Record summary:
A computed fold for a 264-nucleotide part of an RNA from an Erysipelotrichaceae bacterium, annotated as large-subunit ribosomal RNA, domain VI. The coordinates come from a structure-prediction model, not an experiment, and the mean pLDDT is 88. Its Rfam family is "Bacterial large subunit ribosomal RNA".
[in-house]
Context: one part of a larger RNA
RNA sequence: CGUAGGAAAUUUGAGGAGUGCUGUCCUUAGUACGAGAGGACCGGGAUGGACAUACCUCUGGUGCACCAGUUGUCGUGCCAACGGCAUAGCUGGGUAGCCAAGUAUGGAUCGGAUAAACGCUGAAGGCAUCUAAGUGUGAAACCGGCUCCAAGAUGAGAUUUCCCAUUCCUAGUGAAGUAAGACCCCUUGAAGACUACAAGGUUGAUAGGUCAGAGAUGGAAGCGCAGCAAUGCGUGCAGUUGACUGAUACUAAUAGGUCGAGGA
Numbered sequence: 001c002g003u004a005g006g007a008a009a010u011u012u013g014a015g016g017a018g019u020g021c022u023g024u025c026c027u028u029a030g031u032a033c034g035a036g037a038g039g040a041c042c043g044g045g046a047u048g049g050a051c052a053u054a055c056c057u058c059u060g061g062u063g064c065a066c067c068a069g070u071u072g073u074c075g076u077g078c079c080a081a082c083g084g085c086a087u088a089g090c091u092g093g094g095u096a097g098c099c100a101a102g103u104a105u106g107g108a109u110c111g112g113a114u115a116a117a118c119g120c121u122g123a124a125g126g127c128a129u130c131u132a133a134g135u136g137u138g139a140a141a142c143c144g145g146c147u148c149c150a151a152g153a154u155g156a157g158a159u160u161u162c163c164c165a166u167u168c169c170u171a172g173u174g175a176a177g178u179a180a181g182a183c184c185c186c187u188u189g190a191a192g193a194c195u196a197c198a199a200g201g202u203u204g205a206u207a208g209g210u211c212a213g214a215g216a217u218g219g220a221a222g223c224g225c226a227g228c229a230a231u232g233c234g235u236g237c238a239g240u241u242g243a244c245u246g247a248u249a250c251u252a253a254u255a256g257g258u259c260g261a262g263g264a
Stems, first nucleotide, its partner, number of pairs: 001152001005163007015149004021049007033038001051106005059100004066093005071086006110144003117137004164263001166176003169172001181259004185201005206252003209248005215241003222235005
């Protein structure tokens, strides 16, 4: 821009893309078969491999604004307590998120038309013959089925709901202010390069803060007690705590602006 008014939702599916793998064991059954050795088809069940998708409850990895320990040095006047730097100084743990080695699921069942092949009926050709007329069975291949995209499918589809019939002129495929609605702007996000998408904008829990909790770390400082001291114990599952959960308008989403039909 188009889809012959303007919007907001929900959809149909022409068409396209993807998937399509396979082992072992048990049973049927030591049956059929076979002198024996050996040893099935068909059918039923269990459990794996690789691959794919999703997720983070579990097991773990990472986790540079979490917690603790610790070395050297500088600083806060000193003690104590802290802070800076040294690869994040080093070391031990670790929430959310992300992730796999973790968890879950999938290939299927089924239908159609077939290939090779096997048939039925059956002449030409009194027989025979799956074929000439006719008619069956039959494969991981084909078409469906399953998953995803999809009406620019210009062949531009469908359904539901909302908005109305204003004003001006040079009278048009015109212009203006509006409606429903949308955007700018702002607070943000398990969305993201930007954009887009999604949640909100005071009639508000969108983010921050605060409060409470979860989880993490692992017993803070101060004081007291014991010990010459290093240190230990008590107060006290303490203190601290990024992303997680809930609550709460304290802070910031204020104010404002722009666009947007009149139906050939």